[in-house]
Context: one part of a larger RNA
This record gives sequence, structure tokens and C1' cells, in this order.
RNA sequence: GGAUGAACGCUAGCGGCAGGCCUAACACAUGCAAGUCGAGGGGUAGAAGUUACUUGUAACUUUGAGACCGGCGCACGGGUGCGUAACGCGUAUGCAACCUACCUUUUACAGGGGAAUAGCCCAGAGAAAUUUGGAUUAAUGCCCCAUGGUAUAUUCGAAUGGCAUCAUUUGAUUAUUAAAGUUCCAACGGUAAAAGAUGGGCAUGCGUCCUAUUAGCUAGAUGGUAAGGUAACGGCUUACCAUGGCUACGAUAGGUAGGGGUCCUGAGAGGGAGAUCCCCCACACUGGUACUGAGACACGGACCAGACUCCUACGGGAGGCAGCAGUGAGGAAUAUUGGACAAUGGGCGCAAGCCUGAUCCAGCCAUGCCGCGUGCAGGAAGAAGCAUCUAUGGUGUGUAAACUGCUUUUGUACGGGAAGAAACACUCCUACGUGUAGGAGCUUGACGGUACCGUAAGAAUAAGGAUCGGCUAACUCCGUGCCAGCAGCCGCGGUAAUACGGAGGAUCCAAGCGUUAUCC
Repeated sequence: GGAUGAACGCUAGCGGCAGGCCUAACACAUGCAAGUCGAGGGGUAGAAGUUACUUGUAACUUUGAGACCGGCGCACGGGUGCGUAACGCGUAUGCAACCUACCUUUUACAGGGGAAUAGCCCAGAGAAAUUUGGAUUAAUGCCCCAUGGUAUAUUCGAAUGGCAUCAUUUGAUUAUUAAAGUUCCAACGGUAAAAGAUGGGCAUGCGUCCUAUUAGCUAGAUGGUAAGGUAACGGCUUACCAUGGCUACGAUAGGUAGGGGUCCUGAGAGGGAGAUCCCCCACACUGGUACUGAGACACGGACCAGACUCCUACGGGAGGCAGCAGUGAGGAAUAUUGGACAAUGGGCGCAAGCCUGAUCCAGCCAUGCCGCGUGCAGGAAGAAGCAUCUAUGGUGUGUAAACUGCUUUUGUACGGGAAGAAACACUCCUACGUGUAGGAGCUUGACGGUACCGUAAGAAUAAGGAUCGGCUAACUCCGUGCCAGCAGCCGCGGUAAUACGGAGGAUCCAAGCGUUAUCC
């Protein structure tokens, strides 16, 4: 000198764009953050209508919340950096050792039957959370049979190729496994197989902090055979057998730490960092376990154990903000218990739509960067005041002020007023031909009466901070007298202090200026 997620002191007019718990992965009141589908199913309360009359009930029709069964989603999105020195990450390869819901393309198919169970009803238990028994019912829920092959497995062959194990193509035999409807016209779905796309899994080469005041470490340990297990290879697991394997090119142990793209600095080489944004990983009160599922060993799922908090009728129960706000605590220190789904994106749905603290916006903070303003021109009696000197006078402040003219950025008042919106749906038209594409119309804005534009009056509404001995730009007077104090280093102060305190003046930056901390 540059830089910062900064803090502190003094000061402060505005706007744009960014950023905002670095500390206690400390504890959390309250609200919200994941639902959706009636075009899968049964159907209730309620509402409307009609009829009957015992005037408040019964029957029927239409409609229909909430709850329930079922499907898809909840594994995304959002947060944090505890752990991890590791194939975790980065980079480059491989899988002749693998999986992939939804999506796209292609081919083929969807025949027949059955048993239950929520809900509803009845009867209970319990303070509650919750829960028991009986009766009855539906489905795109569950099961059985049929059909089926380029699926899976067995046996017998053939051809081609390669990278050991083998791979690909093909013929035959045997065995096993499918499906679902809604609505009636279309549309959306269902099953099997192949391919693609997307997302993952695994393996390997190289790279990846400090300590030798850590020198030896290792029994599933290293390898083999067999079996089990997995989507898949593999000591992944088990039985048996062998005795291997790593290490001074640093094993093992200890400490520290999420990694990268990037960021800061530097001419570079390097050095330092890992906030915001993006990719990967890990975690979800602490530890463990699996279930469901295409995918989890699952932040707002389950079970067990533990600590903590809360409710209790003492028998028993409930909870998990490292989601968004917010509270306490810690701290030098870090924001609103805001608005909207209008846009972008996501989930569900044929769609309308619903949900979305993702997101888009607004609020707070000079935390940073950038921009603008606090006026411009003229004006010498070089005014007054103040300061200073060699003091009837001169010099500085200083064209500075007064005064004259001009302007109105900004601010104030009044008026107008966006872009972000193109779509979906609906109506119409055109093309091909009956649902796809294109066109026209119509609808939709949280921000926001915001940005922006115009008019009016009026210099009106707006400057500070640090420094002035040398380094280092900027000097005099007064006070003090090794005192009070200053100080980054050298140092200054003991009676003429340009170094302390005040004043005048000057210098440097400027809505900021200094100090502290850290890095180069």
C1' cells in the first nucleotide's frame, strides 16, 4: 500500500447493487415451513327440493365438507460444518461386476375368479395420549387361475470377437412369473420387454495440513477354497487352510481440519483464506437399529437406550428450530414473530386449482462497493472579528463574508404513471385430419401509486474526521514544567516544547474519517 462476513470512537443528506451469529452442533415459548388427487373407492355430517303427515319426524332425489382406504410426493427444495486426513474431495479412467420411480421412443398385451379390511354401526377401557371386542362393506388395496416372450433359471449345440474371468448373436428343451380401471366420446391411466435420457453405486492411477520430543503396526489382520449376502465386485460375512500384509518414498500414533470452483495479496513464483454464489461430502437432541420404497438406514417418519424439558387423576404420556421469523444465553459483534404465490421453479391433479418461510419482494444496519449532492458566477472598503509580528503600522484567515446576478441536481408541495405478462384455461380462425401445431381475442402484479415524467416557489433541506518532530503532506502563539500527558519506531516533557493541553492557521481524505484485529 491492498484486503475484510469485521468491531470500537467521533460524525452523518440521498440513491442503486450486494452483504448481514465468524462466539454456545447452547437451550428453545409462539406461528408458519409438504402436501395433493372425488377423473381410484365406499360414503357421513350438513344444505336444497319433493311427498307423507303424528308439525318435527320419516321416505326419496340432487349436492356434499371433515375423517377413512388407495395412488403419487414426502430421499427434492431449505439449514449447518459436529464428525471426517478418508477414494471424503479434485482430476483422469474403468465396470466383460451394477441399479434407475416419473420422462421419451418402439413392440406386444390387458381373459376369468376369490377372500378380506379401514370407514360407517353396536358395546366397552383410559385423566389424557390412545385403544379393545363384535357385526358389515368398497376399490387403480390383496390373493388365485389362464395367456405370454428378446425376462429369469436348467440342459444340449453353432458362429463371431476380445481385455484373464469371458462377451455378443443364434437354434432347441424344461420350469417360473403379468395386468386396472375411471368415464362412456375422447382423454388419462395399467402389465411385460427393449432402447434412450436423467440420477446414482462400485473400483483404480495421481494430488490433498503439522509432529519422529510418535518407529514399529496388524488375527478378519494378508491371501486361497467353499458357502451366504448384495442392484453389483469384494473378508462384505461365515467355515476351513496357509502365514501373510504395511513401514524411513514415514507405517502406526497424536494434533488440527469439511474438500473444490473460487477469494485476497503479489510483476511473477509464491504466501494466506475457504463468508456470500455453484458442485461434492457429512450431519439432523446423543448413540444404535431396521421398516417402507425406484431411491433413505430418512431434519419437520418408526423403534430401542440415554440426557434434558413439559403434562398427569401418579397408573402413564408428549417433545426435538444446524427450515423462516422470533426468545433467552454466550459475545466486541450480526436484522422483521413482514407481503405475495404476480414472476421463476417444485409436488399433486386431465384441468381448473391447491400447497410451497424454495423463490420474488418489502423492513432494519454507512457493513461494503459505486454514483449524486451540500451551489455557480461576479465581488477589495482586501470590512468587522480572531490570530500573529520587528506593533501610530504590517501580515494571515481571504473572494472567504457582506452585496449583485444565475441555477434548482436534491429536498418539499401538486399532477400523471410504468416495464417486469407471456402463458394456462376459455372463445374464434388456419393447417394437417379429429387432437397436435400456429394465429387472433380475453384474463392475471405482492413489489406499488413504487421507479420514472411534468409543474411551482425558494440557496433554499445537507460536513465532518484525523493529522501537522523525522519516517510523512502540513507551524506559530499561549498554558504546563520529567508534572499532567503523548507514543507505530526513533523518542518528546526537568521554564522560550513546531512532539503534552488549548487557540489561530495549514495538510490529507470526505458521508465518511480514524483506531484495533487478521492476511499478503
Molecule: small-subunit ribosomal RNA, 5' domain
Organism: Flavobacterium silvisoli